[in-house]
RNA sequence: AAUGACAAGGCCAAACCUUCCGUAAGGAUGGGACGGAAAGCCACGGGUCUUAAUAGAUAGCCGGGUUGCCUCUU
Numbered sequence: 001a002a003u004g005a006c007a008a009g010g011c012c013a014a015a016c017c018u019u020c021c022g023u024a025a026g027g028a029u030g031g032g033a034c035g036g037a038a039a040g041c042c043a044c045g046g047g048u049c050u051u052a053a054u055a056g057a058u059a060g061c062c063g064g065g066u067u068g069c070c071u072c073u074u
Stems, first nucleotide, its partner, number of pairs: 001074002004070001011036002016031002019028003034060001040066003044063003047058004
């Protein structure tokens, strides 16, 4: 540097339910685990979604940027 293991110690938390915020997409809190090796962070490019529209949402849609634990093996 790569790799991502039937490894170790940990981490996050989909659907669904409660309460709150928002016109909405959706977000936050608690419960809960389908999954995740960046499912940490950033809307920069594309996609999707909402909105009458300005404009928003989505990082658990993909790419990119950035930071980072461990590691059989190469």

Predicted 3D model of a 74-nucleotide RNA (c-di-GMP-I-GGC riboswitch aptamer) from a Desulfobacterales bacterium. It matches the Rfam family "c-di-GMP-I-GGC riboswitch aptamer". Its family is annotated with cyclic-di-GMP binding in the Gene Ontology. Its mean pLDDT, the model's own confidence on a scale to 100, is 85. NCBI's taxonomy places the organism under Bacteria, Pseudomonadati, Thermodesulfobacteriota, Desulfobacteria, Desulfobacterales. The sequence was found by an Rfam model in a public genome assembly.